[in-house]
RNA sequence: UCAGAAACAGGGCAAACCCAUCGAAAGGUGGGGACGCAAAAUUUCCGGUCUAAGGGAUCCCCCGGGGUCCUACGACAGCGGGAUUGCCAGC
Repeated sequence: UCAGAAACAGGGCAAACCCAUCGAAAGGUGGGGACGCAAAAUUUCCGGUCUAAGGGAUCCCCCGGGGUCCUACGACAGCGGGAUUGCCAGC
């Protein structure tokens, strides 16, 4: 520098679920726990998905409020792609 995830070494991370906590929710964080992961490390740049507090439309109303639909400025990097970094082995 290229390219691989078969083997070796040191290992690392931690799905579901449970508890605590934050949040309107999606979800996050900490502890327990392991389904899996060579990037399950970092990053919302592109697509996708989830949520709808707030906002908008509309309907009902006992005028207090409530229903339905739309909406990301909220999330997901363990949904896919891109970018950056990186263990091991090979050339």

Notes: This is a predicted structure of a 91-nucleotide RNA (c-di-GMP-I riboswitch aptamer) from a Betaproteobacteria bacterium. Rfam family: c-di-GMP-I riboswitch aptamer. From the family's description: GEMM was predicted in a large-scale screen for bacterial structured RNA regulatory elements. It was read from a public genome assembly, where an Rfam model found it. The model forms 95% of the base pairs in the Rfam consensus.